[in-house]
RNA sequence: CGCGCGGGAGAGUCCCCGGUGCGCAGCAGGUCAUGCCGCACACCAGGGCGCCGAAGGAGCAAGAUCCUCCCUUGAAUCUCUCAGGCCCCGUCACCGUGCG
Numbered sequence: 001c002g003c004g005c006g007g008g009a010g011a012g013u014c015c016c017c018g019g020u021g022c023g024c025a026g027c028a029g030g031u032c033a034u035g036c037c038g039c040a041c042a043c044c045a046g047g048g049c050g051c052c053g054a055a056g057g058a059g060c061a062a063g064a065u066c067c068u069c070c071c072u073u074g075a076a077u078c079u080c081u082c083a084g085g086c087c088c089c090g091u092c093a094c095c096g097u098g099c100g
Stems, first nucleotide, its partner, number of pairs: 001100007012049001014048003018044004023039002026036003050086003056082001057080003063073002
């Protein structure tokens, strides 16, 4: 460094629009099939607002450099929130362990 195993946090079950599926009601259809329309639920995609920090990215304290200052350098689970994420589960930082 790579792979496997175990541990492993935070923040929306918000609003709007569209699509698909299922169910129910109404209308047309003599019945059925079918079509139109409305509602509820689930999933997917987009947008808005709010929020989170532990992929990645960015910022710096002591210290170092220097006669001194400036400049330069300078860590994180700290800060920012570009990126990412926000029911649970799971997963990414990181820790332990095994193999190569």
Glycine riboswitch aptamer from Streptomyces albus, 100 nucleotides, folded computationally. Its mean pLDDT, the model's own confidence on a scale to 100, is 76. Rfam family: Glycine riboswitch aptamer. Rfam links the family to the GO term glycine biosynthetic process. The organism belongs to Streptomyces, within Bacteria. The sequence is in RNAcentral, with records from MGnify.